[in-house]
Context: one part of a larger RNA
RNA sequence: UUAAGCCUAAAGCGUCCGUAGCCGGCCUUGUAAGUUCUCCCUUAAAUGGUAUGGCUCAACCAUACCGUUGGGGAGAAUACUGCAAGGCUAGGGGGCGGGAGAGGCGGGUGGUAGUUGAGGGGUAGUGGCAAAAUACGAUAAUCCCUCAAGGACCACCAGUGGCGGAGGCGACCCGCUAGAACGCGCCCGACGGUGAGGGACGAAAGCUGGGGGGGCAAAAGGGAUUAGAGACCCCUGUAGUCCCAGCUGUAAACUAUGCGGGCUAAAUGUUGGGUGAGGUUAGUCCUCACCCAGUGUUGCAGGGAAGCCGUUAAGCCCGCCGCUUGGGGAGUACGGCCGCAAGGCUGAAACUU
Numbered sequence: 001u002u003a004a005g006c007c008u009a010a011a012g013c014g015u016c017c018g019u020a021g022c023c024g025g026c027c028u029u030g031u032a033a034g035u036u037c038u039c040c041c042u043u044a045a046a047u048g049g050u051a052u053g054g055c056u057c058a059a060c061c062a063u064a065c066c067g068u069u070g071g072g073g074a075g076a077a078u079a080c081u082g083c084a085a086g087g088c089u090a091g092g093g094g095g096c097g098g099g100a101g102a103g104g105c106g107g108g109u110g111g112u113a114g115u116u117g118a119g120g121g122g123u124a125g126u127g128g129c130a131a132a133a134u135a136c137g138a139u140a141a142u143c144c145c146u147c148a149a150g151g152a153c154c155a156c157c158a159g160u161g162g163c164g165g166a167g168g169c170g171a172c173c174c175g176c177u178a179g180a181a182c183g184c185g186c187c188c189g190a191c192g193g194u195g196a197g198g199g200a201c202g203a204a205a206g207c208u209g210g211g212g213g214g215g216c217a218a219a220a221g222g223g224a225u226u227a228g229a230g231a232c233c234c235c236u237g238u239a240g241u242c243c244c245a246g247c248u249g250u251a252a253a254c255u256a257u258g259c260g261g262g263c264u265a266a267a268u269g270u271u272g273g274g275u276g277a278g279g280u281u282a283g284u285c286c287u288c289a290c291c292c293a294g295u296g297u298u299g300c301a302g303g304g305a306a307g308c309c310g311u312u313a314a315g316c317c318c319g320c321c322g323c324u325u326g327g328g329g330a331g332u333a334c335g336g337c338c339g340c341a342a343g344g345c346u347g348a349a350a351c352u353u
Stems, first nucleotide, its partner, number of pairs: 003325004007307002012321001014201004021194003025088007033081002035077008048066007091191001092188003095184003103177007110154002115149007125136002162169002206247006215241002220236004258320006266298014302309002326353003335346004
């Protein structure tokens, strides 16, 4: 010397499943591979240590013995790790029970608004803006009433409320289906954690084929503004937005905070479940206390450069993975893999500072 880190300075893969690998609960027995000890052999010379001797001394040199480290062999030990066998239930899984939920997929039904059309009423403007104009209107608009069509959406309820691995999920009803929480002297018995490669899912936009098209609206056209206006504002308006089948695989995919486990003060709100008590209009009811699980706020210790974090840690530890190593060049070039394409993944260097 054997690195420091990853919320915001560079750095957590978008998320999950899972192969190899790495890591792994309590008890007993065996074994003795790792591990520890003793002895022997070996570990060229020089170097190192001790002793003696030779140069007047020393440095230096010579001789003898010893030794580090590594390798091999024999014997011993068995705490820990491994291996083998047996057992356990605290991890994990299963079962049962009554509940919660915009979890997912499919089907059906409905509602308001907007648009268009038809009929009726009604007459000169309407619309739009800071102000206007383009635009619409005497082929009767705007406005009011009735009816119809078609597409999208789902006000209030609605809540730092809920569910989901993330993306995400919000009218109502039915069917199918998945997961989580809580409760239980029930069952299995370490079956677990992480996860290089790999696989699956993955907003919006975009692409291919087919449908659909009300509103909105990139592009485009027109009117304004302006020195100009390739914009902001206004009038139109096509892809698209919607559905089916397939592709793409990216986002400030954010908690900018990987996953799992253990430990470490509290206070308060809220959601689900349980237990107990009180109330009760007796209900899927109300209130209070406690326990478990989630979701918020404040906060002790502690941490942090600070902001802040703080039992939902960014505290104290363990296991495994991913990633960073000055700025620019550059997420570019080249090559490879993937894609219909757009492009994605992997990913430099010269040079410059």